[in-house]
Context: one part of a larger RNA
RNA sequence: UCCAGCGAGUUACUGGUAUAAGGCUCGCCUAAGGCAUUUGCCGCAGGCACAGUGAAAGCGAGGCUUAAAAGGCCGAAAUAUUAAGUCAAUAUCAGUAGACCCGAAACCGGGUGACCUAACCAUGGGCAGGCUGAAGCGCAGGUAAAACUGCGUGGAGGGCCGAACCGUAGCGAAUUGCAACACGCCCGGAUGACCUGUGGUUAGAGGUGAAAUGCCAAUCGAACUCGGAGAUAGCUGGUUCUCCUCGAAAUAGCUUUAGGGCUAGCGUCGUACGGUAGCCGUCAGGGGUAGAGCACUGAUUCGGACCGGGGUCUGCAAAGAUACCCAUCCUUGUCAAACUACGAAUACUGGCGGUGGAACUACGGCAGUUAGAACGGCGGGGCUAAGCUCGUCGCUCAAAAGGGAAACAGCCCAGACCUCCAGCUAAGGUCCCUAAAUAUACACUAAGUGGGAAACGAAGUGAGAUUUCUUAAACAACUAGGAUGUUGGCUUAGAAGCAGCCAUUCAUUUAAAGAGUGCGUAACAGCUCACUAGUCAAGAGAUCUUGCGCGGAAAAUGUAACGGGGCUCAAGUGUAUUACCGAAGCUGAGGAUAAGUCGGCAGUGAUGCCGACGUAUGGUAGAGGAGCGUUGAUAGGGCGUUGAAGUUUGGCUGCGAGGCCAGGUGGAGCGCUAUCAAGUGAGAAUGCUGGA
Numbered sequence: 001u002c003c004a005g006c007g008a009g010u011u012a013c014u015g016g017u018a019u020a021a022g023g024c025u026c027g028c029c030u031a032a033g034g035c036a037u038u039u040g041c042c043g044c045a046g047g048c049a050c051a052g053u054g055a056a057a058g059c060g061a062g063g064c065u066u067a068a069a070a071g072g073c074c075g076a077a078a079u080a081u082u083a084a085g086u087c088a089a090u091a092u093c094a095g096u097a098g099a100c101c102c103g104a105a106a107c108c109g110g111g112u113g114a115c116c117u118a119a120c121c122a123u124g125g126g127c128a129g130g131c132u133g134a135a136g137c138g139c140a141g142g143u144a145a146a147a148c149u150g151c152g153u154g155g156a157g158g159g160c161c162g163a164a165c166c167g168u169a170g171c172g173a174a175u176u177g178c179a180a181c182a183c184g185c186c187c188g189g190a191u192g193a194c195c196u197g198u199g200g201u202u203a204g205a206g207g208u209g210a211a212a213u214g215c216c217a218a219u220c221g222a223a224c225u226c227g228g229a230g231a232u233a234g235c236u237g238g239u240u241c242u243c244c245u246c247g248a249a250a251u252a253g254c255u256u257u258a259g260g261g262c263u264a265g266c267g268u269c270g271u272a273c274g275g276u277a278g279c280c281g282u283c284a285g286g287g288g289u290a291g292a293g294c295a296c297u298g299a300u301u302c303g304g305a306c307c308g309g310g311g312u313c314u315g316c317a318a319a320g321a322u323a324c325c326c327a328u329c330c331u332u333g334u335c336a337a338a339c340u341a342c343g344a345a346u347a348c349u350g351g352c353g354g355u356g357g358a359a360c361u362a363c364g365g366c367a368g369u370u371a372g373a374a375c376g377g378c379g380g381g382g383c384u385a386a387g388c389u390c391g392u393c394g395c396u397c398a399a400a401a402g403g404g405a406a407a408c409a410g411c412c413c414a415g416a417c418c419u420c421c422a423g424c425u426a427a428g429g430u431c432c433c434u435a436a437a438u439a440u441a442c443a444c445u446a447a448g449u450g451g452g453a454a455a456c457g458a459a460g461u462g463a464g465a466u467u468u469c470u471u472a473a474a475c476a477a478c479u480a481g482g483a484u485g486u487u488g489g490c491u492u493a494g495a496a497g498c499a500g501c502c503a504u505u506c507a508u509u510u511a512a513a514g515a516g517u518g519c520g521u522a523a524c525a526g527c528u529c530a531c532u533a534g535u536c537a538a539g540a541g542a543u544c545u546u547g548c549g550c551g552g553a554a555a556a557u558g559u560a561a562c563g564g565g566g567c568u569c570a571a572g573u574g575u576a577u578u579a580c581c582g583a584a585g586c587u588g589a590g591g592a593u594a595a596g597u598c599g600g601c602a603g604u605g606a607u608g609c610c611g612a613c614g615u616a617u618g619g620u621a622g623a624g625g626a627g628c629g630u631u632g633a634u635a636g637g638g639c640g641u642u643g644a645a646g647u648u649u650g651g652c653u654g655c656g657a658g659g660c661c662a663g664g665u666g667g668a669g670c671g672c673u674a675u676c677a678a679g680u681g682a683g684a685a686u687g688c689u690g691g692a
Stems, first nucleotide, its partner, number of pairs: 001692006011097009022087003027048003033042003052059002062074004100238002103235001107228006118202009127192001129161003132157001136153006165189003170185003204220001206216003213222001241627006251264005265369002267366006276359001278355008291342001292340002297336003303330003308326003311322004372397002375394007402413003417591004422587003428581003431565003437578001439577006450567001456551002460548010477535005483508003488502003514529001518527002592617003596613007628681001630678007638670002646665008
């Protein structure tokens, strides 16, 4: 990993609700118990119902409140096809029990453990060899005597080196190992707080600990074992046959509450309710949002006025000045969620009309949900950041498959009952990959822009507009001129058009020529421009708006920023047009099921069957309905050695769970119908057992 078998909403009691076609009902049922004994009979307790109301005493078709004959609340009666209960059974849900199954870590009680290991007690054992050479003592020297010195002797030491023995700091290797801690090298201690044998003592709320929460039998922040025990688990996982109908939620309030609950909301089933809800039209409402506006509350800009206040200055004071500050007023221009003398669209409420056949509402049974997500609109927070976060309106996903977006829950199109080798379309597409236009008309783009990006930059190019000059010759180019008073005055070392300052930047000669546009010189000089003439010959210059392009443009495995190939009067972009392709959409043909309407048949009836019609049939949690199969029970009726069950191959059949038939195998039991009862269906639980 696979296969086979086993493996999870059960049972009891007590309640709620449902079930017309169960019993009885001018009420129903018995309990304990008794008598009979295969299930019957009895049972004046008691329960529900028959009357309500009040907190209650109580009163009673009324009661309560209250001073009340008033009002109100709860009832009775009254009207109509409707005002019946109770007991049992079944279904479903709840409560109490282990209560769908498996799963803790833990807690408590009784025991078992010191053959491992920790400490201690008793009694034994072990430590090759070598080195050092303490005290003491002896002798000699030395001293008044000592001290002291030397040489010997001696053999101390948690002394030194190093085997056994004990240990394990480092490295290697091992790490499905030789080994659940071993192996190799190297290393520490090695007469001691040393190592070790045997016997014994200390026990879990504990022991022992040169202390690491270490050790107490491969187990230690509290051993192991049995029991309480199926502890508890708001947590995780799992939960077994089929078809049909409907179909959510991820919100609010409260919660030692936030991944759990309770109630409401949203689902489903039943009953009741028949112009109800919804939608459309019209009419009538209130509003203070978007926008707008600046009288108000605040913010704020330019200019002005001075009649106010303050500061500074002058002044003895009076008073005056003010290129200072503020307020006020007039005027110009603005801003606001917590501004409004204004003010929509929507939305909301109501009336009427139309449409609309349950989609509404009420009551009752049963739920699930209370982690939501993206996208679009309007807003708050944030950085007008986030696949961010919060609110609201909408939509899709969730619970939705199909087509498009290369691939891509939430985007675009569109909602899959089943079948078909039929047709039409949507989004999106039509050169090839790849179904369909190498379509048509007119433009644009030259950047592979298209096919990623801003401020900003630029005689890219198309369109439109305004304006100036121009055959009295413009613009560009070329030829020529560009002068004089004068080196203007001042300043300056110098300043001569050209460092700087001044200005009636003036005047003259002129076709024209600045008291000078730039370069240049120390200053001059020199070059050049404005301006003028000629040559030439027809357009030239400036500004604004706009289409498409250009630069700006750097990233990590490999082109890699069109899905690819490839594309340039496009296969790019814009406008317009026609055709085609394209989905599980729509249509066509056939079939199934559901509720509805109509018709027919059967039936006392409830109802059942058949047909037609137009609708409907995606679906998670979940609600409801109808069935298949397994084991057993009761009754009936069957099959089987002329071959049962099981097993295996094939065929037929039912929407399906399944069923039937035939052949082989097998060798003795087994179906069917009706009803009942369950140890009733396996793919998942790191499921359990066995096998491969």